This is a predicted structure of a 170-nucleotide RNA (glmS glucosamine-6-phosphate activated ribozyme aptamer) from Ectobacillus ponti. The prediction has a mean pLDDT of 77. Its Rfam family is "glmS glucosamine-6-phosphate activated ribozyme aptamer". Rfam classes the family as a riboswitch. About the family: This entry contains a glucosamine-6-phosphate activated ribozyme that is found in the mRNA for GlmS. GlmS is an enzyme that uses fructose-6-phosphate and glutamine to generate glucosamine-6-phosphate. The ribozyme catalyses self cleavage of the glmS mRNA that is thought to regulate GlmS activity. Gene Ontology terms of the family: catalytic activity and regulation of gene expression.
RNA sequence: GUGUACUGAACAGCGCCUGAGCUGAAUGAAACGGUCUGUCAUUCAGCUGACGAGGAGGAGGUUUAUCGAGCAUUCGGCGGAUGCCUCCCGGCUGCAGCGAUUGCAGCCGUCAAAUUCUCUUGUAAAACAAGGGGGUAACCCUUUGCACAAAUAGGGGAAUAUAAUCGCAA
Numbered sequence: 001g002u003g004u005a006c007u008g009a010a011c012a013g014c015g016c017c018u019g020a021g022c023u024g025a026a027u028g029a030a031a032c033g034g035u036c037u038g039u040c041a042u043u044c045a046g047c048u049g050a051c052g053a054g055g056a057g058g059a060g061g062u063u064u065a066u067c068g069a070g071c072a073u074u075c076g077g078c079g080g081a082u083g084c085c086u087c088c089c090g091g092c093u094g095c096a097g098c099g100a101u102u103g104c105a106g107c108c109g110u111c112a113a114a115u116u117c118u119c120u121u122g123u124a125a126a127a128c129a130a131g132g133g134g135g136u137a138a139c140c141c142u143u144u145g146c147a148c149a150a151a152u153a154g155g156g157g158a159a160u161a162u163a164a165u166c167g168c169a170a
Stems, first nucleotide, its partner, number of pairs: 014079004019075001020048010051068003057088006089109006097168006114160008128145007
């Protein structure tokens, strides 16, 4: 260093890199009186390649699967993924007093009806600045300080829409 086996930890803006860009080394080319520097090409070796918030009932399927921040390669590609669809299980709503049920309709996922509008709640992190360490370098790790989001979600208000049966009460 490689392979195999076992155990533990971490991780979904999660992991990886052949396109691309950048760095180093070697070789070659043009220009040139010479040298130096720079440019171009090839090869090899490296580096970069998502900043947080948010998101999990089970099975199967599927792939461009939410939100904003950024001096924007956070480009491009591959894999995965809490998304989405169907079914199952579970919870809930269904025209107006309460309760129950379902050959019905619909909404959700254990914090378990919804949609639209509006108000409100809401601990961002990088970036940036000042340092420290590693590396020839590109770059990498880390400490301190500093602000600023949106969506989901919670609460309030208004509006919209939606069966049947039985029992109780009045």